RNAcentral holds the full RNA, with entries from SILVA. A computed fold for a 525-nucleotide part of an RNA from a metagenome, annotated as small-subunit ribosomal RNA, 5' domain. Rfam family: Bacterial small subunit ribosomal RNA. Its family is annotated with structural constituent of ribosome and ribosome in the Gene Ontology. Model confidence (mean pLDDT): 87 of 100.
[in-house]
Context: one part of a larger RNA
RNA sequence: GAUUGAACGCUGGCGGCAUGCCUAACACAUGCAAGUCGAACGCGAAAGCGCCUUCGGGCGUGAGUAAAGUGGCGGACGGGUGAGUAACACGUGGGAAUCUACCCUGUAGUGGGGGACAACCCGGGGAAACCCGGGCUAAUACCGCAUACGACCUACGGGAGAAAGAGGGCCUCUGCUUGCAAGCUCUCGCUAUGGGACGAGCCCACGUCCGAUUAGCUAGUUGGUAGGGUAAAGGCCUACCAAGGCGACGAUCGGUAGCUGGUCUGAGAGGAUGGCCAGCCACACUGGGACUGAGACACGGCCCAGACUCCUACGGGAGGCAGCAGUGGGGAAUAUUGGACAAUGGGCGCAAGCCUGAUCCAGCAAUGCCGCGUGUGUGAAGAAGGCCUGCGGGUCGUAAAGCACUUUCAGUGGGGAAGAAAAGCCUGGGGCGAAUACCCCCGGGAUUUGACGUUACCCACAGAAGAAGCACCGGCUAACUCCGUGCCAGCAGCCGCGGUAAUACGGAGGGUGCAAGCGUUAAUC
Numbered sequence: 001g002a003u004u005g006a007a008c009g010c011u012g013g014c015g016g017c018a019u020g021c022c023u024a025a026c027a028c029a030u031g032c033a034a035g036u037c038g039a040a041c042g043c044g045a046a047a048g049c050g051c052c053u054u055c056g057g058g059c060g061u062g063a064g065u066a067a068a069g070u071g072g073c074g075g076a077c078g079g080g081u082g083a084g085u086a087a088c089a090c091g092u093g094g095g096a097a098u099c100u101a102c103c104c105u106g107u108a109g110u111g112g113g114g115g116a117c118a119a120c121c122c123g124g125g126g127a128a129a130c131c132c133g134g135g136c137u138a139a140u141a142c143c144g145c146a147u148a149c150g151a152c153c154u155a156c157g158g159g160a161g162a163a164a165g166a167g168g169g170c171c172u173c174u175g176c177u178u179g180c181a182a183g184c185u186c187u188c189g190c191u192a193u194g195g196g197a198c199g200a201g202c203c204c205a206c207g208u209c210c211g212a213u214u215a216g217c218u219a220g221u222u223g224g225u226a227g228g229g230u231a232a233a234g235g236c237c238u239a240c241c242a243a244g245g246c247g248a249c250g251a252u253c254g255g256u257a258g259c260u261g262g263u264c265u266g267a268g269a270g271g272a273u274g275g276c277c278a279g280c281c282a283c284a285c286u287g288g289g290a291c292u293g294a295g296a297c298a299c300g301g302c303c304c305a306g307a308c309u310c311c312u313a314c315g316g317g318a319g320g321c322a323g324c325a326g327u328g329g330g331g332a333a334u335a336u337u338g339g340a341c342a343a344u345g346g347g348c349g350c351a352a353g354c355c356u357g358a359u360c361c362a363g364c365a366a367u368g369c370c371g372c373g374u375g376u377g378u379g380a381a382g383a384a385g386g387c388c389u390g391c392g393g394g395u396c397g398u399a400a401a402g403c404a405c406u407u408u409c410a411g412u413g414g415g416g417a418a419g420a421a422a423a424g425c426c427u428g429g430g431g432c433g434a435a436u437a438c439c440c441c442c443g444g445g446a447u448u449u450g451a452c453g454u455u456a457c458c459c460a461c462a463g464a465a466g467a468a469g470c471a472c473c474g475g476c477u478a479a480c481u482c483c484g485u486g487c488c489a490g491c492a493g494c495c496g497c498g499g500u501a502a503u504a505c506g507g508a509g510g511g512u513g514c515a516a517g518c519g520u521u522a523a524u525c
Base pairs, nucleotide, nucleotide: 001525002524003523004522006521007520008519009518010517013372014371015370016369017368018367019365020364021330026328027327028326030325031324032323035073036072037071040070041069048061049060050059051058052057080283081282082281090207091206092205093204094203095202098200099199103196104195105194106193107192108191109190110189111145113143114142120135121134122133123132124131125130152159153158165188166187167186168185169184170183174181175180176179209255210254211253216246217245218244221243222242223241224240225239226238227237228236258280259279260278261277262273263272264271265270285306286305287304288303289302308319309318310317311316336362338361339360340359344358345356346355347354348353375405376404377403378402385396386395387394388393409466411461412460413459414458415457419452425445426444427443428442429441430440431439469514470513471512472511473510474495475494476493480509481508482507483506484505490497491496
């Protein structure tokens, strides 16, 4: 000098864009953060309102709504944190023995049956959490049978193995026959399998901090055979056999640490660093475990153990903010218990839509960067006043006042974009089809949807009106005098100042440097 997720002191007008617990991976009150689908399925309230009433109530509506249950998909994403990890964790480059829900594309199917279990009803236990028994019931839940292009196993003879329906429309075909359906058709699904895409698992080479006051380490250890296991190679696991494997090119041990793109600095080489953003990894009170599933050994799932907190009728239960806010604590120190799903994205759904503390916004903080303003011109009687003085004067100083202007920003009032395109509705064309139905694709039209928001921006009004400080002035280092003090009080980054004329302490006047900041401290180059 540059830099910072900074803090502290003094000061503080506005805006834009960023950033904001670096410490206790300490403990957490409260609310919210993952649901959705009635076009998979069975069920199904109440308040309110209306009518009737024998005053007990009944009926209709609310409404097939709310709530719950079965089932499906999602909860493995998104969001947080950096504890652990010196490791195939990460980075770069390669590899073969794998899986991949939803999505795209192809091939072949979607026939016919069965028995349950919730919800519900009845009964019981419990303080509660919740649990138990009996009975009824549906399905895209569950289980057989049939069939098997392909896929799987095979001693190549063969064997074993699937599926689910739902919704819209129609009368051309079929059946009853004016219409409806088991018929037709369209859409979404379902089953098997091939390919793709996306994602993931695994292996290898090289790179990746300090310590030798850590020199030897290793028994599933190193390799083989056989078997098991996995989606998959493999001591991954087991049995047997062999005796290997690693190490001064630093093994092992100890310490420290998430890694990278990058960031800071520097002419570069390098050094330092990894906050925000992005990629990867790891973790989710601590430790362990599996279940479900395409995917987890699963932050807001389960089980066990432990510590802690809470409830309890003492028998037993409940919980996990390193999600967003917020609280206590720690600390030099780090924000609102805000708004909205309008946009982008995600989950579910045919859709309408619902959910979304992701996200978009707003609030707080000069924490940083950038921009703007605090006025402009004129004005010498060089006013008053302050300070200095050699008493003549010098200086603050065109500075002020005065005169003439301007009105950014802030203020008040008014106007006013863009972020919105879709979906849904109407309609034209095309596809499907028996069809002028439905459904799908392309185009046109009308209407509508904004948290921010009193938005950005523009216009008008008033008036210089509301807006400057901080540090320094001995040398380094730009900037000097007076007074006070008297090795005192104090200053100080280094050298050093202060013991009676201190440009070095304190004040004042003046000056210098930066400026809504300026200094100090800490840290890096």